[in-house]
Context: one part of a larger RNA
RNA sequence: CCGGCGUUAGGGAAUUCGGCAAGUUAGUCCCGUACGUUCGCAAGAAGGGAUGCCUGCCUCCAGCGAGGCAGGUUGCAAUAACUCGGACGCUCCGACUGUCUAGUAACAACACAGGUGACCGCAAAUGCGCAAGCACUCGUACGGUCACUGAAUCCUGCCCAGUGCGGGUAUCUGAACACCUCGUACAAGAGGACGAAGGACCCGUCAACGGCGGGGGUAACUAUGACCCUCUUAAGGUAGCGUAGUACCUUGUCGCUUCAGUAGCGACUUGCAUGAAUGGAUCAACGAGAGCGUCACUGUCCCAACGCUGGCCCCGGUGAACUGUACGUUCCAGUGCGGAGUCUGGAGACCCCCAAGGGGAAGCGAAGACCCUAUAGAGCUUCACUGCAGGCUGUCGCUGAGACGUGGUCGCUACUGUGCAGCAUAGGUAGGAGGCGUUACAGAGGUACCCGCGCUAGCGGGUCACCCAGCCAUCAUUGAAAUACUACCCGGUAGUGACUGCGACUCUCACUCCUGGCGGAGAACACCGGUAGCCGGGCAGUUUGACUGGGGCGGUACGCGCUCGAAAAGAUAUCGAGCGCGCCCCAAGAUUUCCUCACUCGGGUCGGAAACCCGAGGCAGAGCGCAAGAGCAGAAGGAAGUCUGACAGUGUUCUUCCCAACGAGGAACGCUGACGCGAAAGCGUGGUCUAGCGAACCCACAAUGCCUAUUGAUGAGGCCUGUGGAUGACAGAAAAGCUACCUUAGGGAUAACAGAGUCGUCACUCGCAAGAGCACAUAUCGACCGAGUGGCUUGCUACCUCGAUGUCGGUUCCCUCCAUCCUGCCCGUGCAGACGCGGGCAAGGGUGAGGUUGUUCGCCUAUUAAAGGAGGUCGUGAGCUGGGUUUAGACCGUCGUGAGACAGGUCGGCUGCUAUCUAUUGGGGGUGUAAGGUACGUGCCAUGAACGAUCGUAUAGUACGAGAGGAACUACGAUUGGGCACCACUGGUGUAUCGGUUGUCCGAGAGGGCAGUUGCCGAGUAGCCACGUGCCGCGGGGUAAGAGCUGAACGCAUCUAAGCUCGAAACCCACAUGAAAAAGACGUACCAUUGAGGACACUCGUAGAAGACGAGUUCGAUAGACUCGGGAUGUACGCACCAAGGCAACGAGGUGUUGAGUCCACGAGCACUAACAGUCCAAGCCAAUAUUCAUA
Repeated sequence: CCGGCGUUAGGGAAUUCGGCAAGUUAGUCCCGUACGUUCGCAAGAAGGGAUGCCUGCCUCCAGCGAGGCAGGUUGCAAUAACUCGGACGCUCCGACUGUCUAGUAACAACACAGGUGACCGCAAAUGCGCAAGCACUCGUACGGUCACUGAAUCCUGCCCAGUGCGGGUAUCUGAACACCUCGUACAAGAGGACGAAGGACCCGUCAACGGCGGGGGUAACUAUGACCCUCUUAAGGUAGCGUAGUACCUUGUCGCUUCAGUAGCGACUUGCAUGAAUGGAUCAACGAGAGCGUCACUGUCCCAACGCUGGCCCCGGUGAACUGUACGUUCCAGUGCGGAGUCUGGAGACCCCCAAGGGGAAGCGAAGACCCUAUAGAGCUUCACUGCAGGCUGUCGCUGAGACGUGGUCGCUACUGUGCAGCAUAGGUAGGAGGCGUUACAGAGGUACCCGCGCUAGCGGGUCACCCAGCCAUCAUUGAAAUACUACCCGGUAGUGACUGCGACUCUCACUCCUGGCGGAGAACACCGGUAGCCGGGCAGUUUGACUGGGGCGGUACGCGCUCGAAAAGAUAUCGAGCGCGCCCCAAGAUUUCCUCACUCGGGUCGGAAACCCGAGGCAGAGCGCAAGAGCAGAAGGAAGUCUGACAGUGUUCUUCCCAACGAGGAACGCUGACGCGAAAGCGUGGUCUAGCGAACCCACAAUGCCUAUUGAUGAGGCCUGUGGAUGACAGAAAAGCUACCUUAGGGAUAACAGAGUCGUCACUCGCAAGAGCACAUAUCGACCGAGUGGCUUGCUACCUCGAUGUCGGUUCCCUCCAUCCUGCCCGUGCAGACGCGGGCAAGGGUGAGGUUGUUCGCCUAUUAAAGGAGGUCGUGAGCUGGGUUUAGACCGUCGUGAGACAGGUCGGCUGCUAUCUAUUGGGGGUGUAAGGUACGUGCCAUGAACGAUCGUAUAGUACGAGAGGAACUACGAUUGGGCACCACUGGUGUAUCGGUUGUCCGAGAGGGCAGUUGCCGAGUAGCCACGUGCCGCGGGGUAAGAGCUGAACGCAUCUAAGCUCGAAACCCACAUGAAAAAGACGUACCAUUGAGGACACUCGUAGAAGACGAGUUCGAUAGACUCGGGAUGUACGCACCAAGGCAACGAGGUGUUGAGUCCACGAGCACUAACAGUCCAAGCCAAUAUUCAUA
């Protein structure tokens, strides 16, 4: 010194983020207990009293025991030890018991009972599995699954527009197979029709995901706004609660609590950004949950002290790890990649060891987790991209039978077909001049009746009752001519047959299920398989750009054009300055010819400053589609005529891209062809020039062609050329996010801290002096403007550090600066005194305690002489703390569809290291100091504050002052802060000691052990201590600001220039301490080879970690023993007597013997014991060997 403990006077939370830690309380009995409440609790509430031992008696009891009454008695204390709740009040959260991050989070998180919604009738819903199969489930809706909320109580508002979910669906959309059409002498393919799920559409649903406004005006003070207007929405936040675990501003405002309250509680409430099962409000009980207060209690603190114990330390034994470029391993300043033991300069510095605490080695530990980068990952999300499971649905197969209804196609039968005109209901074409009937089981036609159709005119069929021998056509009319007759065909109706679709149904035989069997249930469905459409973060693979004064956000400086920057060739950067482009135009293009603008002046009806006309001047001040620059006047501008050269093909050069290469694009100049204008020369390959743009794949189009499968045709595919479609991240991937659960590789190429540079900002100073100060710039205040200093703020930069320099605040401890807060000395004053105000010198000393907050800061409180500022890696985490910030858990608000996010709030959350070197504080060994020692000194030098400050009394109620008020020099006395020392006093400790006492064990008793390394309690010597006591100058010297003397420069004046005198807590001395290793290595006295002196050993302690130091060693009081003195405790054992009682035995205890007994670290006396016996070193020079030296 550390770990663990014990005790502390006075104060009592002042400590601190916070009573953390420690302490208090404690058992049992009796009394007595509030608010609140879900009536169960709260409650051991709180708060009081009692408690031992002995004697006798009573009650219960089989006994062991238990309870009670009366009397006696001891102690500081009777649950005497051990065991053993501190209590109360207010708030938040969660109802509760419970669960959780094995290894930093126990919570407000999870769960829970209760509430609600959704799905599900069992071959169920849900889940696992490729499947077989299995769980729930030997269960069956009072059941199970999923989701949300989270006891009870009071409640749960409005919104269905969006996204979901459920239902419906006339219509629209909607795939494949099959069907139809086209196509193909076959296909591929195209189209159509039908049409499932799904979607559109409609409806419902919020205890589904979710959402729940703005602006004006208005009441007879003002304010406010019941009221009104308006925009707007799907609806505009209701009841509640509200500065909240949610409120930025914010320490909101008020009240309470406190000396003081960023805390707490109660209110208000303009709620950045509360709010109703994403539940709202309230709430008894409960909580190792969060915040606040009160009482009690305390070493948490003021302010620290002593003691015990285990280590550390020393001796003996044994014996690791981390770490290790090297080393002969100082300080200061500087330099240097801007933070050096090693470089430069200066200073310091003999060699070695031990202990200690940790300033430095940007200490050791871990290729930084923050940040950025990577065409590096991973986990997660979603309305990213692309897929895959899975689900729904159509269709085909497994897959059969029957009948009904209703469609489609084909065939057959029967019928039917009305424009006008026309006998009248003319389907079309062709043939066609006759056809049918009169005989009767028959029959044309007519009447009557019935049936069907129907355009209401009629047509077809039937019945047989009646009549009956003719009726119809050609002919006339319309136009295409007769159902007069025959054949073929068309539209429609009815029937029927074949094939086929749909709807609902029946069956049984596949198939499925139940069953021990018989059989039953379901059934061509389902299951299963193929195929097609839809849904599809359930799952998977990926992407999610670059530049960038870090990154992100912002921007585009990412493709082009112009000017400047750009430094008179060319080229030239920045997230440099100023602007543009991603077109436009069939004329705004080509050519030929003609003309001259803007503006000003003069003149001219309305007519004016400006309309139109005339004249004059007019190098351009106009115009040329668009930026800027360049260019342009018989034109490149303005106008008219005629045209399409804005054409096709093919080159060279330049540019893009200086000087290497590079595509698309662009331009200039040609050639060939065909043209336009012009008489012609010529001009014209768009626009006066510089911007107006885009590869491959793929698709479409155009043009004459070519190729492919034996030939031909058609189709299909391909090839050459051109045009169009876009990649603007513009030489061109097809592409969204989160990560605090994160990982890797790297980077100080790049951020956050600190350093460095800079100093806009910041702090401070100065110059000038407008102004005000009653007059007066400068007692005081001081604008505008200007010049600086510092390196405390905040920025900027990105130089050091990313194979790590631990990050805010506090604490502890030290040093420094001065721009001085106090104290000292001065000057001015708008200084009478007192108190002030401003300034100068001055850094010796001081600069404190509290409330709130993590705070630095700040605000506040009471004191004070004053409660200064700043630096030292924003000094200080190998010193502490860990409240804040800044991992993982969780809640709220806000944002986000979500994963998640937030210099927003909130609760919880780990602080490693045995010290090698250096530095420091101490303690030793050795050498040197021209031969060895013992004593005593000197003091270069160093350090210190050894002192600082205040109050009181006298001066003195004096000076001063009208008064009110009210000093000083000086002297004395106290106090406080600091320093040194001490223990007589006071106080603490005091595990020496003495005594009391509980439980238990040994013991007859006496006397003891253990209950913590004193069981507890009371007292306490020495020692060590503080809370106790003592001491800690006067003065001298030189100065600062300042005050002066003499005195010139400058015949005066002047404190200064020469000279001189004063003048401060500052400086030097004085004072205290260290100091001869002070290399100039000191001095004096004495001793010494005839042995000075020293060491070991022995007895010890005024000393002490080890060494050292000191005392002693028989000629001796060094230690022990003994005796005495002094002191602590408090009256021993034994014996005698007394004692409440009791028949007695006995009996807690008392009195006497006895201030006894026991003990002592102190002092003295006394050689009884032990210091006995001894051992060793020790003082000249030279050489050689080894050696840094020492030493040998």